This is a predicted structure of a 106-nucleotide RNA (SAM riboswitch aptamer (S box leader)) from Jeotgalibacillus terrae.

RNA sequence: AACUUAUCCAGAGAGACUGAGGGACAGGCCCGAUGACGUCCAGCAACCAUCAUGUUUAUGAGAGGUGCUAAUUCCUGCAGAAUGAUGUCAUUCUGAGAGAUAAGAA
Numbered sequence: 001a002a003c004u005u006a007u008c009c010a011g012a013g014a015g016a017c018u019g020a021g022g023g024a025c026a027g028g029c030c031c032g033a034u035g036a037c038g039u040c041c042a043g044c045a046a047c048c049a050u051c052a053u054g055u056u057u058a059u060g061a062g063a064g065g066u067g068c069u070a071a072u073u074c075c076u077g078c079a080g081a082a083u084g085a086u087g088u089c090a091u092u093c094u095g096a097g098a099g100a101u102a103a104g105a106a
Stems, first nucleotide, its partner, number of pairs: 003104006013041001015040003021031003025077004042069003047065002050061004073098001078095007
């Protein structure tokens, strides 16, 4: 790298350092010298693990291993349905796909 399961409309800094890119990919649309990205600190959350109660499924505690801290995963990408317009598009909804994170298996 690939596989399985779960989650992805909540939450989180007017801090320090640094200094030009960043938001996975493509198309859009945005963020950024009024300082982005990154590092540190701070914070949020509670997947795994731990502990307590309880009992085989939960509830609670703290925060050890991760994770996260612009915009719903920023929106769309493929398929279907409804409505409107009308020759192909717009809006809404549903599902899939892609991606991210956690845990597991080989």

Model confidence (mean pLDDT): 81 of 100.